Description
The RNA shown here (transfer RNA) has 72 nucleotides and comes from a Sphaerochaetaceae bacterium. The RNAcentral record of the sequence draws on ENA. The coordinates come from a structure-prediction model, not an experiment, and the mean pLDDT is 82. Rfam family: tRNA. Rfam describes the family as follows. Transfer RNA (tRNA) molecules are approximately 80 nucleotides in length. NCBI's taxonomy places the organism under Bacteria, Spirochaetota, Spirochaetia, Spirochaetales, Sphaerochaetaceae.
RNA sequence: CGCAGCGUAGAGCAAUGGCAGCUCGCUUGGUUCAUACCCAAGAGGUUGAUGGUUCGAAUCCAUCCGCUGCUA
Numbered sequence: 001c002g003c004a005g006c007g008u009a010g011a012g013c014a015a016u017g018g019c020a021g022c023u024c025g026c027u028u029g030g031u032u033c034a035u036a037c038c039c040a041a042g043a044g045g046u047u048g049a050u051g052g053u054u055c056g057a058a059u060c061c062a063u064c065c066g067c068u069g070c071u072a
Stems, first nucleotide, its partner, number of pairs: 002070006010024004018055001026042005048064005
């Protein structure tokens, strides 16, 4: 250089073109003499970037960036 895969909340991962969610973590409240467990609520995302297709894009297309692997 060439090919393939991946990029989504602090971490790990879902989401077959139609409200962006789950578990853990974090914060607050309840519970307790107190802590943990448990229960309830909440915050946290311009879905890697830009552009395109579409009534509608995390999803489809193009280019670029980053990571991993294969080949030489």